Background:
The RNA shown here (SAM riboswitch aptamer (S box leader)) has 102 nucleotides and comes from an Actinomycetota bacterium.

RNA sequence: CGCUCAUCAAGAGCGGCCGAGGGACAGGCCCUACGACGCCGCGGCAACCAAAGUUCCGGUCCUCGGACCGGGAGUUCGGUGCCAAUGCCUGACCGAUGAGCA
Numbered sequence: 001c002g003c004u005c006a007u008c009a010a011g012a013g014c015g016g017c018c019g020a021g022g023g024a025c026a027g028g029c030c031c032u033a034c035g036a037c038g039c040c041g042c043g044g045c046a047a048c049c050a051a052a053g054u055u056c057c058g059g060u061c062c063u064c065g066g067a068c069c070g071g072g073a074g075u076u077c078g079g080u081g082c083c084a085a086u087g088c089c090u091g092a093c094c095g096a097u098g099a100g101c102a
Base pairs, nucleotide, nucleotide: 002101003100004099005098006097007096008095013042014041015040016039017038021031022030023029025091026090027089028088043083044082045081047080048079049078051076052075054073055072056071057070058069059068060067061066087094
């Protein structure tokens, strides 16, 4: 980079550096020198995945002490992600994130 699947109306700050654009694209409409965007530090949110452990439900086995399998809920840690506006709205063979595959 490509393919498949899922999700995208909730949620989430402070400080420092930089200095003019940014919100992927087009048309709108917004944000921005009261410093946006980007980067860094600390913090936070909780979307996916992995592991561990706790608990609940069902089933099987049992030496009746327990063990195993499947599913649900919470927690911890980790890999990513995210922290203006419904992916800001509309459009498009559009975009983003996660998991898997090659």
Description: Of the family's consensus pairs, 93% are formed in the model.